[in-house]
RNA sequence: AACACGUCGACUGGAGAGAGGCUGGAUCCUACCAGCCCACCGAAGGGGCAAUGCGGCAUCGACCGCUCAAACUCUCAGGUAACCGGACAGAGGGAGAGGC
Numbered sequence: 001a002a003c004a005c006g007u008c009g010a011c012u013g014g015a016g017a018g019a020g021g022c023u024g025g026a027u028c029c030u031a032c033c034a035g036c037c038c039a040c041c042g043a044a045g046g047g048g049c050a051a052u053g054c055g056g057c058a059u060c061g062a063c064c065g066c067u068c069a070a071a072c073u074c075u076c077a078g079g080u081a082a083c084c085g086g087a088c089a090g091a092g093g094g095a096g097a098g099g100c
Base pairs, nucleotide, nucleotide: 007094008093011090012089013088018038020037021036022035023034024033025032039080040079041078045076046074047073048072053066054065055064056063
């Protein structure tokens, strides 16, 4: 100096599930805000779990304990017309650090 990974932001794509009911406000409108109730979704975020690995023992047992993943699972949070959001992906870019 360049490159890969990671990271940051913009662009493009991006699923699922009630335009639910009641009350109040705003409005004069199916939309908006707040509270309560019922039914749902999983791809913001978050929680949980395996083998492996490590340790333990009067017991050697698929025993006990610790660590560890996801698009799995839970549904706390979030969401259920459009807008917004959205894991993830694409192509390109910024900065820094590390290794060589």
Source information:
A computed fold for a 100-nucleotide RNA from Marinobacterium sediminicola, annotated as Glycine riboswitch aptamer. Of the family's consensus pairs, 89% are formed in the model. Taxonomically the source falls in Marinobacterium (Bacteria, Pseudomonadati, Pseudomonadota, Oceanospirillaceae).